[in-house]
Molecule: transfer RNA
Organism: Candidatus Levyibacteriota bacterium
RNA sequence: GUGCCUGUAGCUUAAUGGAUAGAGCAUCAGAUUGCGGAUCUGACGAUUGCGAGUUCAAGUCUCGCCGGGCACA
Numbered sequence: 001g002u003g004c005c006u007g008u009a010g011c012u013u014a015a016u017g018g019a020u021a022g023a024g025c026a027u028c029a030g031a032u033u034g035c036g037g038a039u040c041u042g043a044c045g046a047u048u049g050c051g052a053g054u055u056c057a058a059g060u061c062u063c064g065c066c067g068g069g070c071a072c073a
Stems, first nucleotide, its partner, number of pairs: 001072007010025004018056001027043005049065005
């Protein structure tokens, strides 16, 4: 350089073009405990990489850019 795959919360991820984008771990608070850990309950946390397009409606489809991965050179 060319082709293909991929990008959602601090991390791992779910979501048939249609519900307030849903969980687990982590963090914080409470319960429990002699103190912690474990367990239970609750809370916080996402403009779905950036920009445009298609559509009544886009995380999802299309295009460009950026980041990551694989293959070829």